[in-house]
RNA sequence: CUCAUCGAGACCGGCUGAGGGAAAGGCCCUUUGACGCCGGGGCAACCUGUUGCGCUUGGCUGCGCGACGAAGGUGCCAACUCCUGCGGUCGCCGCCAAACGGCGGCCGAGAGAUGAG
Repeated sequence: CUCAUCGAGACCGGCUGAGGGAAAGGCCCUUUGACGCCGGGGCAACCUGUUGCGCUUGGCUGCGCGACGAAGGUGCCAACUCCUGCGGUCGCCGCCAAACGGCGGCCGAGAGAUGAG
């Protein structure tokens, strides 16, 4: 840089001792012990194995959707990526109406995380 995914799931013990949730604003977690490190356990199924269906290819060649499995490589085990910020759209409210603003829903972008290349 490219592609895919991000509303589900999964915690104990030891050491240490004040911060942590990426930044900002919120809101949370935390001396009933945070973050981190170590040990064990678990979740999941990206890489990976088997297989069904559909499409595709000269050709099990490639793709999509699904089912089953978990030895190994990663990852993960508070809260939707904890929420929001930018754009669009819809609803409600304020207003006679429009513009505008507030609140909420949905879609997308951006940022981030993880995997594969």